[in-house]
Predicted 3D model of a 472-nucleotide part of an RNA (small-subunit ribosomal RNA, 3' major domain) from an uncultured bacterium. Model confidence (mean pLDDT): 83 of 100.
Context: one part of a larger RNA
């Protein structure tokens, strides 16, 4: 000087309360134990692993097994010898599962140079090469976590023999080491919190593809309002009353679209965990070089007594079912989106092609909701898991057996609100409902974005649980 206490005081936090909704119990999906396998590829393991790296495992992706090739090698750069119808490119026999091996035919090159040669290309050797090979406890880098917690530190001075203190305690205060008083301190830096963007009100200024008028429409006309982009303007405790040291500050008010950091976002200080990553790359040392590199076809990651964690989908009448109607924001489209009418199919979907490089046309149908009607509390007209048949569904070289996704009959399991115990949430929040988008030939209950409907509680600081500051 830290840390640490079932040791004091002070303060915070969805930490407890007070409330709302789940999870643990059921099917299913997903990760992951763990068993199994030739192979189930690796890596992630309290919070901070476990819809996690994976923003897409049929083939490829793939690191993994089997087997079948290959050895200057799939890719590259030096030396060296060798080739000259060579390089290259088109057909094409035999083998094969391809990969590849082993032929055949034909066409046929490029730079420098008069020529000769020589380079390039080929092949042959040889140093490199390669290795998702093993250490993340040799490393860069880059990420999570304490924690958006308020704190972490220097210089000068000073005080201590000295390790260190002092400032950074102390009195207030605040979301803050924020501010203000005070002091052997007097200053600074990293953080804080402005400076960024997104939204909430207005205001000028633009005016098409948007908006308003006219019209069946073409297409004409406005520039007021939504809207688009742009520039600005407002909030600062600025006024005002109280409280407080007259101070920082707090606390009510008026005024206002907004009101005390208005809401969300980016932003993560010195450092903790030898925290994650050698498999994103990079990179030391080791390990390998006819294999621990490469290429290929088939499996495998998708297995199944079982454990666990995250989801969905339900157990129903605030529901189900048909019918009919109504309103979004955000996005994406050229090997792309694909519309109306029609025509074919019961459905998925075909056929067909208007229009659209998009405020223009398409994806688009928002769903919950409203309106009437039926079910009448039953394992049901609830719930859909399983199964089987069928598709001239769809994508794709291929779709089934491993192994996609959909539809249409047909079956119709579990389940009647979940035991100990756990999660999350303070407002347009939780809950609840649909849209899109990324990856992507295809395939989403996952992930990241958008709106729509839209609650209950917060006595309280605080006893008590868990983090965490600050003094002692």
């Nucleotide at each position: 000087u830290g840390a640490c206490g079932g040791g004091g005081a002070c303060c915070c936090g969805c930490a407890c309360a007070a409330g709302a909704g789940g999870u643990g119990g059921a099917g299913u999906a997903u990760g992951u134990g763990g068993u199994u396998u030739a192979a189930u590829u690796c890596g992630a393991c309290g919070c901070u692993a476990c819809g996690c790296g994976a923003a897409a495992a049929a083939c490829c992706u793939u690191a993994c097994c089997u087997g079948g090739g290959c050895u200057c090698g799939a890719a590259c750069g030096a030396c060296u010898g060798g080739u000259g119808g060579u390089a290259g490119u088109u057909c094409u026999u035999a083998u094969g599962a391809a990969a590849g091996u082993a032929g055949g035919a034909g066409c046929g090159a490029c730079c420098c140079g008069c020529a000769a040669g020589g380079g390039a290309g080929c092949c042959a050797g040889c140093c490199g090469a390669g290795g998702u090979g093993c250490u993340g406890c040799a490393u860069g880098g880059u990420u999570g976590u304490c924690g958006u917690c308020a704190g972490c530190u220097c210089g000068u001075g000073u005080c201590g023999u000295g390790a260190g203190a002092u400032g950074u305690u102390g009195g207030g205060u605040u979301a803050a080491g924020u501010c203000c008083c005070g002091c052997a301190a007097c200053g600074a830096g990293c953080g804080c919190a402005a400076c960024c963007c997104c939204u909430a009100u207005c205001c000028u200024g633009u005016g098409u593809u948007g908006c308003c008028u006219a019209g069946c429409a073409a297409u004409a006309g406005g520039a007021a309002c939504u809207c688009u982009c742009a520039g600005g303007a407002g909030a600062c405790c600025g006024c005002c009353g109280c409280g407080g040291a007259u101070a920082a500050c707090g606390u009510g008010g008026a005024g206002g679209a907004a009101g005390g950091u208005g809401g969300g976002g980016a932003u993560g200080a010195c450092g903790u965990c030898a925290a994650a990553u050698c498999a994103u790359c990079a990179u030391g040392g080791c390990c390998u070089u006819u294999a621990u590199g490469u290429c290929c076809a088939g499996g495998g990651c998708u297995a199944c007594a079982c454990a666990c964690g995250u989801a969905c989908u339900a157990c129903a009448a605030u529901g189900g079912u048909a019918u009919a109607g109504a309103c979004a924001g955000a996005g994406g489209g050229c090997a792309g989106c694909g519309a109306a009418u029609a025509c074919c199919g019961c459905a998925a979907g075909g056929u067909g092609g208007a229009g659209c490089c998009a405020a223009u046309c398409c994806c688009u149908a928002a769903a919950a909701c409203u309106a009437u009607g039926c079910c009448c509390c039953g394992g049901u007209u609830c719930a859909g898991a399983u199964u089987g048949u069928g598709g001239a569904g769809c994508u794709g070289c291929a779709a089934u057996u491993u192994c996609g996704c959909c539809c249409a009959c047909a079956u119709g399991a579990a389940g009647c609100c979940g035991g100990a115990a756990u999660c999350u949430c303070u407002a347009g929040u939780a809950a609840u409902c649909g849209c899109a988008g990324a990856u992507c030939a295809g395939c989403a209950c996952g992930c990241u974005g958008c709106g729509g409907u839209g609650a209950a509680u917060a006595c309280g600081u605080u006893u008590c649980c868990c983090g965490g500051g600050u003094c002692u």